[in-house]
RNA sequence: ACGUGUGUAGCUCAGUGGUUAGAGCGCGACCCUUAUAAGGUCGAGGUCGAGGGUUCAAUCCCCUCCACACGUA
Numbered sequence: 001a002c003g004u005g006u007g008u009a010g011c012u013c014a015g016u017g018g019u020u021a022g023a024g025c026g027c028g029a030c031c032c033u034u035a036u037a038a039g040g041u042c043g044a045g046g047u048c049g050a051g052g053g054u055u056c057a058a059u060c061c062c063c064u065c066c067a068c069a070c071g072u073a
Stems, first nucleotide, its partner, number of pairs: 001072007010025004018056001027043005049065005
């Protein structure tokens, strides 16, 4: 330099063009316990990498850029 892939909660990841964006772990409160752990209930936490385009509607499709990983040279 070129090609491919990935980017979604603090971490690991799911998700589909459609009416509220989810799980596990983690975090907070409460219950339980003499206490801790385990267990249970509830909750907080997201401009879905950035910008633009298509569409009635974009996290999803298209373009550019950024970061990372892999491959070729």

Background:
This is a predicted structure of a 73-nucleotide RNA (transfer RNA) from a bacterium. Its Rfam family is "tRNA". Its family is annotated with triplet codon-amino acid adaptor activity in the Gene Ontology. Rfam's curators write: Transfer RNA (tRNA) molecules are approximately 80 nucleotides in length.